[in-house]
Molecule: transfer RNA
Organism: Candidatus Brevefilum sp.
RNA sequence: UGCGGGGUAGAGCAGUGGUAGCUCGUCGGGCUCAUAACCCGGAGGUCCUUGGUUCGAAUCCAAGCCCCGCUACCA
Repeated sequence: UGCGGGGUAGAGCAGUGGUAGCUCGUCGGGCUCAUAACCCGGAGGUCCUUGGUUCGAAUCCAAGCCCCGCUACCA
C1' cells in the first nucleotide's frame, strides 16, 4: 500500500429487512448438614460512529473509526 474477516449484555457468540436472543458469568430464591452440581426467577444492550434507502434497518448502501489475518513498500 492493497485484499479479506470482524465490531451485538461483564466474557464468548447467534440473529443477514418485521418483538434483540443463546451459553457462561453476575444477583436473588429453592434443594442440601454444608459446598459444588442441579432447578426457578431477576438485572444487565446508544447492536462502533455519521449519513442514506425503506412503511420499517443489528440486518441493505456510502463514508469514517477501531481490532485481527494476509500482502506490498522502505530500511